[in-house]
RNA sequence: UCCGAUAUAGUGUAAUGGCUAUCAUGGCACGCUUUCACCGUGCAGAUCCGGGUUCGAUUCCCGGUAUCGGAA
Repeated sequence: UCCGAUAUAGUGUAAUGGCUAUCAUGGCACGCUUUCACCGUGCAGAUCCGGGUUCGAUUCCCGGUAUCGGAA
C1' cells in the first nucleotide's frame, strides 16, 4: 500500500428492512433467610462516526475510524 472480516448495555451475545432492540452475566431495589449466600420478582443500562436509499435502517449502499487476519 492492497484485500477481507468485525464493531450492539460494564462484559459476552442474538436480531431475514417493521423498534417497545434478545438472552446470559454483572449492577440496584424488594421478597425469602436469624444473617450471608442460593433462589424468586422487578428496575436501570446499548446499535463505532458521518452521509445516502427507503414510508421505515442494527440490517442495504458510500466514506471515515478502530481491532483482527491475509498478500506484497
Predicted 3D model of a 72-nucleotide RNA (transfer RNA) from Ascoidea rubescens DSM 1968. NCBI's taxonomy places the organism under Eukaryota, Ascomycota, Saccharomycotina, Ascoidea, Ascoidea rubescens. The RNAcentral record of the sequence draws on ENA and Rfam.